[in-house]
Molecule: transfer RNA
Organism: Candidatus Segetimicrobium genomatis
RNA sequence: CGGGCCGUAGCGCAGGUGGUAGCGCGCUUCCUUGGGGUGGAAGAGGUCGCCGGUUCAAGUCCGGCCGGCCCGACCA
Numbered sequence: 001c002g003g004g005c006c007g008u009a010g011c012g013c014a015g016g017u018g019g020u021a022g023c024g025c026g027c028u029u030c031c032u033u034g035g036g037g038u039g040g041a042a043g044a045g046g047u048c049g050c051c052g053g054u055u056c057a058a059g060u061c062c063g064g065c066c067g068g069c070c071c072g073a074c075c076a
Base pairs, nucleotide, nucleotide: 001072002071003070004069005068006067007066010025011024012023013022019056027043028042029041030040031039049065050064051063052062053061
């Protein structure tokens, strides 16, 4: 320098053909216990990497950029 894949809640991940975002663990409150754990109930938490474009509507489609991983080329 070129190509491919990935970037979504604190962590690990889902999100056919665009229709407004979920699962598990974790966290908070309450119940359960002498207390902890377990179990039960309720709940909080997300600019969907960034900037644009298309569209009535974008996590999803298009372009550019940033970061991570892999492959190749180049230099030594």